[in-house]
RNA sequence: GGCCUUGUCGUCUAGUGGCCCAGGACACUUGGUUCUCAUCCAAGAAACACGGGUUCGAUUCCCGUCGAGGUCA
Numbered sequence: 001g002g003c004c005u006u007g008u009c010g011u012c013u014a015g016u017g018g019c020c021c022a023g024g025a026c027a028c029u030u031g032g033u034u035c036u037c038a039u040c041c042a043a044g045a046a047a048c049a050c051g052g053g054u055u056c057g058a059u060u061c062c063c064g065u066c067g068a069g070g071u072c073a
Base pairs, nucleotide, nucleotide: 001072002071003070004069005068006067007066010026011025012024013023018056028044029043030042031041032040049065050064051063052062053061
């Protein structure tokens, strides 16, 4: 340098055009329970890598950039 795959809360992931003001688990915060901690219960905050395009509508499809992995030279 060419080609392929991939990028979603702090972490791991579901979702593949509208039902989604994006869901779950762990972690975190608050409250309850407890003499206290842990456990348990309830609630809460928290994410679509970036820029364009297609479309009535994009996390999803297409192009580019950036990052990661693989492969060939």